Overview: A computed fold for a 73-nucleotide RNA from Verrucomicrobiota bacterium JB023, annotated as transfer RNA.

RNA sequence: GGCCCGUUAGCUCAGUUGGUAGAGCAGCGGAUUGAAAAUCCGCGUGUCCCUGGUUCGAAUCCGGGACGGGCCA
Numbered sequence: 001g002g003c004c005c006g007u008u009a010g011c012u013c014a015g016u017u018g019g020u021a022g023a024g025c026a027g028c029g030g031a032u033u034g035a036a037a038a039u040c041c042g043c044g045u046g047u048c049c050c051u052g053g054u055u056c057g058a059a060u061c062c063g064g065g066a067c068g069g070g071c072c073a
Base pairs, nucleotide, nucleotide: 001072002071003070004069005068006067007066010025011024012023013022019056027043028042029041030040031039049065050064051063052062053061
């Protein structure tokens, strides 16, 4: 230098024929306990890496860029 993959909640990740974002864990509140742990019930807290474009509508499609990983040279 070229090509490919990834970037979504505090963490690990799901979400493809474009229709307005979810799970588990963690956390918070409550029940239970003498007090805890465990268990049970409730609660999602988010500029979907940035920027521009297409569209009535973009996490999703297209261009450029950033960061991380891999392959080739």
It matches the Rfam family "tRNA". By type it is a transfer RNA.